[in-house]
RNA sequence: UCGUCACCCCCUGGAGAGAGGCCGCCCGGCGAGGCGGUCCACCGAAGGAGCAAGCGCCGCAUCGCCGGGGCGAAUCUCUCAGGUAAAGCGGACAGGCGGGCAGUU
Repeated sequence: UCGUCACCCCCUGGAGAGAGGCCGCCCGGCGAGGCGGUCCACCGAAGGAGCAAGCGCCGCAUCGCCGGGGCGAAUCUCUCAGGUAAAGCGGACAGGCGGGCAGUU
C1' cells in the first nucleotide's frame, strides 16, 4: 500500500403478542407509576430444542425402494428461556463506496 469470506466494533433499518387478575415492596407523594412473586391468556426474531434431502455406520437365511442408530439447514416447527401500551432497552435478519482483524506487497 492492498485487503475476499467469516469474526469483532461502529452507524442505519428492523416485526409480533395483556396499560390482564391477585399478592408484596418502593417513591422529590400516589401515578393508566416502578420493581418482584404467582395465575391465566398470547407472541416468536436473543439463546435453546426438533427435522428434509443428503452423508456415513451397524445388522442380515433374505443384500433391498430392507431394518436400526448417528451427523444433518432455515425467517419452518416447539415455546424451555425470552417477550406482550407508548418511549427506552433488546432484537433474528439486512445494508454501509464505515473501522479493525487474518493475510499480501
A computed fold for a 105-nucleotide RNA from Tepidicella xavieri, annotated as Glycine riboswitch aptamer. The RNAcentral record of the sequence draws on Rfam. NCBI's taxonomy places the organism under Bacteria, Pseudomonadati, Pseudomonadota, Burkholderiales, Tepidicella. The model forms 80% of the base pairs in the Rfam consensus.